[in-house]
Molecule: SAM riboswitch aptamer (S box leader)
Organism: Rufibacter sp. DG15C
RNA sequence: GAUUUAUAAAGAAGAGUGGAGAGACAGGCUCUGUGAAGCUCUAGCAACCUACCUUGGUGUAAGGUGCUAAUUCCUGAACCCAACCGCAUAGUGCGCUGGGGAAUAUAAAUU
Repeated sequence: GAUUUAUAAAGAAGAGUGGAGAGACAGGCUCUGUGAAGCUCUAGCAACCUACCUUGGUGUAAGGUGCUAAUUCCUGAACCCAACCGCAUAGUGCGCUGGGGAAUAUAAAUU
């Protein structure tokens, strides 16, 4: 990097360093010299893997990850389904709205 499965409306920040960006991508919006990213330390959240007890418990712990502005910040991105309306129409298509899905992130397993 790829594939599969699960989860994503909850939860949890300070210091040092650094010195202009950050929030995946596009558009929006937001954060940011009252100090961005990155790095380090400390603290915390959660409970996927793990350990333990029990056996089916909304259990206990916190060793491996992960996470700690805003719902995955919002919307959108192949494709599918449905209703109304609008536009064009020979069929039907496009737009709009909703749902699924897709996209993204993380975990676990496989490769």